[in-house]
Parts: sequence; structure tokens; C1' cells
RNA sequence: ACAGAAAAAGCCAAACCUGUCGAAAGGCAGGGACGGAAAGCCAUGGGUCCUGCAGGGAUUGCCAGGUUGCCAAUA
Repeated sequence: ACAGAAAAAGCCAAACCUGUCGAAAGGCAGGGACGGAAAGCCAUGGGUCCUGCAGGGAUUGCCAGGUUGCCAAUA
């Protein structure tokens, strides 16, 4: 420097259950693992969802983009 096949170290945590906040989508905490190489972070563009229809809100574990980063055969 680097493909993401393998290994190792660590990391995150879907569904579902409980508590809690919210009108809702959904958020947060605990349990729990289907998965993940950015499933870290940012709502910038598109998508989807909710709505009190005013425009707002939710989703980065839908995709793109931006940005930071662990390990690593190998060179």
C1' cells in the first nucleotide's frame, strides 16, 4: 500500500420478550442473536414508512455520497 478468501483480537446486534418515551413511524435501556468489514458517524440526494396534512417526523440494518477507522493472507 492492499483484494475482503481464511485466521485471530476485539466491535455492532435483526426478529422476539420486558421496561420506558412518542399520536404514529419509531427512539432509548436490559435480555437475545438473524446477520454485518464500516450494521462507526453525517438526513446531503434518491427510496421506504408515519402523520395532527402545516409541512414536519422516522429510517444510515434500503441505496448512493461524504468522513473516520480495526484486523489482514499478500506485495

c-di-GMP-I-GGC riboswitch aptamer from Sulfurovum sp., 75 nucleotides, folded computationally.
It was read from a public genome assembly, where an Rfam model found it.
The source organism's lineage runs through Bacteria, Pseudomonadati, Campylobacterales, Sulfurovaceae and Sulfurovum.
The coordinates come from a structure-prediction model, not an experiment, and the mean pLDDT is 78.
The model forms 95% of the base pairs in the Rfam consensus.